[in-house]
Context: one part of a larger RNA
């Protein structure tokens, strides 16, 4: 020279686009980040017109059946996605390349088939009751797309004969036969008809396992290994598999570096560089892992589950001392730590995501604003014309140089800026948070906007004064001990410019 998620010191006018706890995977007040559906279902609860009785003719009360509208509770789908972090992990965890004759997929697409006929409960709620709470406990009632028989059945599992054809070794795949076993829920509509349900085939979409081959340092770390290695046989998964387990054999790994120990998430890409190569892994993308720490399973197509449960520890809190509640490595925020990093902001209008037939709901995902020259780019702080080369200031050989067309002054302009007005695209009907923004017009006026380093030689730019090995300066040489272009200050001057130096990593 280039680069930074950067800090620090002096300055610091707009705007556009990104970035913004790199430290303690410290500990967290306080809001809000996951709900929705009443077209799955009893029920309550408000509001309405009917009918009927009292009559004080506008109120009170009853009755049974209807609409609407809200909804705690069963029930479903969703919470396994989205958003956060980098602690673990040196690993099939990532990459790249393949396999699976050993596997799963809720939603959705397509096809074929069907949804007969019954049961018992159980939240709600009602009474009784126990605790401070937090939450129960008994006894009654009761719905259903919610639970269980039965029935029906195969192109579905099973077992079993047996046919063909395949192949990559276990074997697959097709087809015939018998036998046995398993489903189903119903809503809305006047209704056509639509949304669901049950089986099973095919798909797609996500996922699961295996393998080749790469992946950081240390030999002052050389042996390491008992479920270790493989076999029969069983359990277990969705699914091979020592994954578990009996039993048998005794193997298996290592200087092609195994074991120990340190360090790290990985990649796409990102900095540098002619390239080779070193170095990284913020931000956006994909995988991976975690979610106060350790352990667990359950539901559930899908978790061994951030804002689910249950255990243990630790910590914080409540509390009537019996006992409970809690997890910001989500968005802000708040203490700490720290050289350093932000609003307890608006909106669901887009974009997407859950639910729902819709109508909407709900979304700190998103969008969009606020703070920070932190980076990157744009702009601007005026343009032109002025020598009497003024005044002032440095410097002088006192003759003058020099600041310098610099100001002043004339003429203009109007980018930003100000103040009225008009006003979007983003949504081809509605519906805009950003936003009265961006943008346009008019009108106003140089007015409101420059610094920051350097000046011995590397380097580009020099004189005078103070100071005298002293204060000081320095990336490396080296300056300074009385005339110091080097220190400190003023005049000059050079370089970049809203930024300039400086320290730190990196090439």
């Nucleotide at each position: 020279g280039g680069a930074c998620g950067a800090a620090c010191g002096c300055u610091g006018g707009c705007g556009g686009c990104g970035u913004g706890c790199c430290u303690a995977a410290c500990a967290c007040a306080u809001g809000c980040a996951a709900g929705u559906c009443g077209a799955a279902c009893g029920g309550g609860g408000c509001u309405u017109a009917g009918g009927g009785a009292g009559c004080u003719u506008g109120c009170u009360c009853c009755c049974a059946a209807a609409a609407g509208c809200c909804u705690a509770g069963u029930g479903g789908c969703g919470g396994a996605c989205g958003g956060g972090u980098g602690a673990g992990u040196a690993a099939c965890g990532c990459g790249u390349g393949a396999g699976c004759a050993a596997c799963c997929u809720g939603c959705c697409u397509c096809u074929c088939a069907g949804a007969g006929g019954g049961g018992a409960a159980u939240a709600a709620c009602g009474u009784u009751u126990g605790g401070a709470a937090a939450c129960g406990a008994a006894c009654g009632c009761u719905a259903a797309u919610a639970c269980c028989g039965c029935a029906u059945a195969a192109c579905a599992u099973u077992g079993u004969u047996u046919u063909g054809u395949c192949g990559c070794a276990u074997g697959g795949c097709a087809g015939a036969g018998c036998a046995a076993u398993c489903a189903a829920a119903g809503g809305a509509g006047c209704a056509a008809u639509c949304c669901g349900c049950u089986g099973a085939g095919a798909g797609a979409u996500g996922g699961g396992c295996u393998c080749g081959c790469g992946u950081c340092c240390g030999a002052u770390u050389a042996g390491c290994u008992a479920g270790a290695u493989g076999g029969c046989g069983g359990g277990g998964u969705a699914g091979a598999g020592g994954c578990c387990c009996a039993c048998c054999a005794u193997g298996g790994c290592g200087a092609c570096g195994a074991u120990c120990g340190g360090u790290a998430g990985c990649c796409g890409g990102a900095c540098u560089g002619a390239g080779a190569g070193g170095u990284u892994g913020a931000a956006c993308g994909g995988c991976c892992a975690c979610a106060u720490u350790g352990g667990g399973a359950c539901u559930g197509a899908g978790a061994c589950a951030c804002g689910g449960c249950c255990c243990a520890g630790a910590c914080u809190c409540c509390u009537a001392c019996g006992g409970g509640a809690g997890g910001c490595a989500g968005c802000a925020g708040u203490g700490g730590g720290g050289g350093a990093u932000a609003u307890u902001g608006c909106a669901c209008a887009a974009u997407g995501g859950g639910g729902g037939a819709a109508a909407c709901c709900c979304u700190g995902a998103u969008g969009c604003a606020g703070c920070a020259a932190c980076g990157c780019c744009g702009c601007g702080u005026g343009a032109g014309g002025g020598a009497a080369g003024a005044a002032g200031g440095u410097c002088u050989u006192c003759g003058g140089a020099u600041u310098g067309u610099a100001a002043a002054c004339c003429u203009c302009u109007g980018u930003c800026c100000u103040a009225u007005g008009g006003g979007a695209c983003g949504a081809u009907a509605a519906u805009g948070a950003c936003g009265g923004u961006a943008c346009c017009a008019u009108a106003g006026g140089a007015g409101g906007a420059a610094g920051c380093u350097c000046c011995g030689g590397c380097u580009a730019a020099c004189u005078a004064c103070g100071u005298g090995c002293c204060a000081g300066c320095a990336g490396c040489c080296g300056c300074g001990g009385u005339a110091a272009u080097a220190c400190g200050u003023a005049g000059g001057g050079a370089g970049c410019g809203a930024g300039c130096g400086u320290u730190g990593u990196c090439c």
This is a predicted structure of a 507-nucleotide part of an RNA (small-subunit ribosomal RNA, 5' domain) from a metagenome. Its Rfam family is "Bacterial small subunit ribosomal RNA". Model confidence (mean pLDDT): 86 of 100. RNAcentral holds the full RNA, with entries from SILVA.